[in-house]
RNA sequence: GAUUUAUAAAGAAGUGGUAAGAGACAGGCUCUAUGACCCACUGGCAACCCUCUAACAUAAGAGAAGGUGCCAAAUCCUGACCAAGUUACAUGGUGUAAUUUGGAAAUAUAAAUU
Numbered sequence: 001g002a003u004u005u006a007u008a009a010a011g012a013a014g015u016g017g018u019a020a021g022a023g024a025c026a027g028g029c030u031c032u033a034u035g036a037c038c039c040a041c042u043g044g045c046a047a048c049c050c051u052c053u054a055a056c057a058u059a060a061g062a063g064a065a066g067g068u069g070c071c072a073a074a075u076c077c078u079g080a081c082c083a084a085g086u087u088a089c090a091u092g093g094u095g096u097a098a099u100u101u102g103g104a105a106a107u108a109u110a111a112a113u114u
Stems, first nucleotide, its partner, number of pairs: 001114008013042005021031003025079004043071003048067002050063004075106001081103010
């Protein structure tokens, strides 16, 4: 890097360093010299792996030493496409536009496989 499965409206920041962009991509919107993003340290959140109840496994409950992850905003919002609905306009069938919900897709993380 690829595949599979699961999760993504909850939760959790201080100090120091550096310095101009950052929030994946596009559009929007937002954060940022009152120092963002990033890095280090410390702290925390969560509970995927993990540990225990406990026993073959599963469900369930508890825990947090260890491996990851995370600590602005719903994955910040929307995003080719599909299904169902609503509204407006035109209409012979029906179509176009806007919009709502769900799915899919995309992205991120974990675990497993490769």
Source information: A computed fold for a 114-nucleotide RNA from Pedobacter sp. UBA1951, annotated as SAM riboswitch aptamer (S box leader). The model forms 97% of the base pairs in the Rfam consensus. Model confidence (mean pLDDT): 81 of 100. It was read from a public genome assembly, where an Rfam model found it.